[in-house]
RNA sequence: GCGGGUGUAGUUCAGUGGUAGAACGACUGGUUGCCAAUCAGUAAGUCGGAGUUCGAUUCUCCGCACCCGCA
Numbered sequence: 001g002c003g004g005g006u007g008u009a010g011u012u013c014a015g016u017g018g019u020a021g022a023a024c025g026a027c028u029g030g031u032u033g034c035c036a037a038u039c040a041g042u043a044a045g046u047c048g049g050a051g052u053u054c055g056a057u058u059c060u061c062c063g064c065a066c067c068c069g070c071a
Base pairs, nucleotide, nucleotide: 001070002069003068004067005066006065007064010024011023012022013021018054026042027041028040029039030038047063048062049061050060051059
């Protein structure tokens, strides 16, 4: 330099053109003499920009980061 892949919550991962979920973690409360465990609840996210569309996290293009391959 060329090609391909990935990018979603603090972490690991689902998901789909129509209000985005789980587990673990965090926080609050219940329970307990205390801790742990357990129960209930709360907060928290689609890498950035542009385009298509009534509507984009999803499709297209460009960029960025990381991974793989070729040179």